[in-house]
Context: one part of a larger RNA
RNA sequence: GGCGUACGGCGGAUGCCAAGGCACUAGAAGGCGAAGAAGGACGUGGUUUGCUGCGAAAAGCAACGGGGAGUUGUAAACAAGCAUUGAUCCGUUGAUGUCCGAAUGGGGCAACCCUACCAGGCCAAACCUGGUAAACUCGCAAGAGUGGCAAGACCUGGGGAAUUGAAACAUCUUAGUACCCAGAGGAAGAGAAAGAAACCUCGAUUCUGUAAGUAGCGGUGAGCGAAAGCGGAACAGCCUAAACCUUUGUCUACGUUACAGAUCUGAAUCGCUGUAGCAGAGGUGUUGUAGGACUUAUAGGAAAAGUUCAGAAUUUUCCGGAGAGUUACAAAGUUUAGAGAUAGUGGAAUGGUUUUGGAACAGCCAACCAAAGAGGGUGAUAGUCCCGUAGACGAAAUUUCUAAAUCUCUCGUAAGUAUCCUGAGUACCACGGAACACGUGUAAUUUUGUGGGAAACCGCGGGGACCACCCCGCAAGGCUAAAUACUUCCUAGUGACCGAUAGUGGACAAGUACCGUGAGGGAAAGGUGAAAAGCACCGGGGAACCGGAGUGAAAUAGAACCUGAAACCGUACGCUU
Numbered sequence: 001g002g003c004g005u006a007c008g009g010c011g012g013a014u015g016c017c018a019a020g021g022c023a024c025u026a027g028a029a030g031g032c033g034a035a036g037a038a039g040g041a042c043g044u045g046g047u048u049u050g051c052u053g054c055g056a057a058a059a060g061c062a063a064c065g066g067g068g069a070g071u072u073g074u075a076a077a078c079a080a081g082c083a084u085u086g087a088u089c090c091g092u093u094g095a096u097g098u099c100c101g102a103a104u105g106g107g108g109c110a111a112c113c114c115u116a117c118c119a120g121g122c123c124a125a126a127c128c129u130g131g132u133a134a135a136c137u138c139g140c141a142a143g144a145g146u147g148g149c150a151a152g153a154c155c156u157g158g159g160g161a162a163u164u165g166a167a168a169c170a171u172c173u174u175a176g177u178a179c180c181c182a183g184a185g186g187a188a189g190a191g192a193a194a195g196a197a198a199c200c201u202c203g204a205u206u207c208u209g210u211a212a213g214u215a216g217c218g219g220u221g222a223g224c225g226a227a228a229g230c231g232g233a234a235c236a237g238c239c240u241a242a243a244c245c246u247u248u249g250u251c252u253a254c255g256u257u258a259c260a261g262a263u264c265u266g267a268a269u270c271g272c273u274g275u276a277g278c279a280g281a282g283g284u285g286u287u288g289u290a291g292g293a294c295u296u297a298u299a300g301g302a303a304a305a306g307u308u309c310a311g312a313a314u315u316u317u318c319c320g321g322a323g324a325g326u327u328a329c330a331a332a333g334u335u336u337a338g339a340g341a342u343a344g345u346g347g348a349a350u351g352g353u354u355u356u357g358g359a360a361c362a363g364c365c366a367a368c369c370a371a372a373g374a375g376g377g378u379g380a381u382a383g384u385c386c387c388g389u390a391g392a393c394g395a396a397a398u399u400u401c402u403a404a405a406u407c408u409c410u411c412g413u414a415a416g417u418a419u420c421c422u423g424a425g426u427a428c429c430a431c432g433g434a435a436c437a438c439g440u441g442u443a444a445u446u447u448u449g450u451g452g453g454a455a456a457c458c459g460c461g462g463g464g465a466c467c468a469c470c471c472c473g474c475a476a477g478g479c480u481a482a483a484u485a486c487u488u489c490c491u492a493g494u495g496a497c498c499g500a501u502a503g504u505g506g507a508c509a510a511g512u513a514c515c516g517u518g519a520g521g522g523a524a525a526g527g528u529g530a531a532a533a534g535c536a537c538c539g540g541g542g543a544a545c546c547g548g549a550g551u552g553a554a555a556u557a558g559a560a561c562c563u564g565a566a567a568c569c570g571u572a573c574g575c576u577u
Stems, first nucleotide, its partner, number of pairs: 001576009015562001016527002020498002022495006029487002031149002039100003042055003046078002050074002061094006070082003105114003115133007135146004154185001155183005165172001169219001195202002206233005216224002237479003240423001244283006251277004261270002263312006288457001290422004294416005300319006321411005333406010344393002350366004355362001367384002369373001375387003428452008438464001459474005514521002534561001537548004
């Protein structure tokens, strides 16, 4: 020096663990903000760095409920207190809420500086306290609204790439994707046929399975890629413009005394610038087997009204009948009842043991409950010890949903078809683009930058060039729940998901320490024990620490603390060179 055996050191693998994560399901919610948000700065405790809470009323104040013995967060300790005259704690509603931040009196290098006016304190000034003072839009004004943030989510609209693929590359593809901008909602968008079909029919939209990788498109390359129909989910339909009637106008044009009018007829009485257009308001009206206006006819009761009287008609109101309603179709509540949400209450049933053990929740023996044998804890594995679980109860306050009442709103039929209306710089066409699965193609359909430019129900559009026949529909105004997409946050639950190099970057003072001028990047780090019972005391040492003693089941569980692998480093012994 090597090998072996034993015992250690160092090291932190492995095993076990759960306080943290990941994915999803169901329910609830889907916003906050000038009444100042999100996010921060600075403060705030008896001793107080960090975190948490709170705001000069500052780990808190008040009221109303719950609860019932301890309590002053994390977090020990000391000090000083509070509490059955009900504290701490939990819930609801309030009060306070510095400064910055949309930040909004002006400024500014965020958390700072400065001003004017009003009111109060003050005799006055100064000073103090409270308040007002941004911009834009609407409104005569008083006043009202907007702004910013989030969840790197979902949605609509306006713009809009390239890498890439085509084995190069230009049309094409990636892709209307990423990204930018604007805006909204709990969903958004779409939506009640100028539809789809095929000579049979269906009957708003949306989502979905299929049709189907089909029909098609395509340097006919790479690739792109429907629809009808059929099966499901969910279902809901409406309002206007116009014609016509009434009414208002400080509007426009003509016109200047047109001699009307007061519902009609007769009589009396009152009274006097008109016609047309335009605009506003109310009523009516809303569709394609065309519809409506309009004309005619008819249809419950009572009352009132318009200068007076008589008759007629009209209008309005009430009763009655029918129907509907707060998410569209008009719109605001109130009350009652029920069911929830935000604290909670109560909740069955086991003992023994001289078995083992530190400890019984184990073994053995003998019982019980069960609408409860989900789960967790307790010194090992507990239905019956504790918290709970099943089933059953509960709200002063705030709040959600449902139903009813009150309340609110609406109102017929038949016949006729002469006349009037039925959405115009629109439909459509040409040129240039875009969207449609469809790249200009035979290219319909939708859209529109430029130019042209209809018809009026004997009308117009579509059925994939175009024409005819036939069929289907009625554009150029608007609203509309559900089925669908998503999940920051809340509640409950689940897992052939992870278990500290895993799972979130983060189980720990984590978006921290640290790095970067900055945008930004971004860690490591869990485990004594059942209980601190965390080693009094003695000895050695300057101390760290060590040896005893003691605690404990265990101290090779002593805080560098469960287990404690390997590499690596030693000590002793044996063999060997």
Predicted 3D model of a 577-nucleotide part of an RNA (large-subunit ribosomal RNA, domain I) from Leptospira ilyithenensis. Rfam family: Bacterial large subunit ribosomal RNA. Its mean pLDDT, the model's own confidence on a scale to 100, is 81. NCBI's taxonomy places the organism under Bacteria, Pseudomonadati, Spirochaetota, Leptospirales, Leptospira. RNAcentral holds the full RNA, with entries from ENA.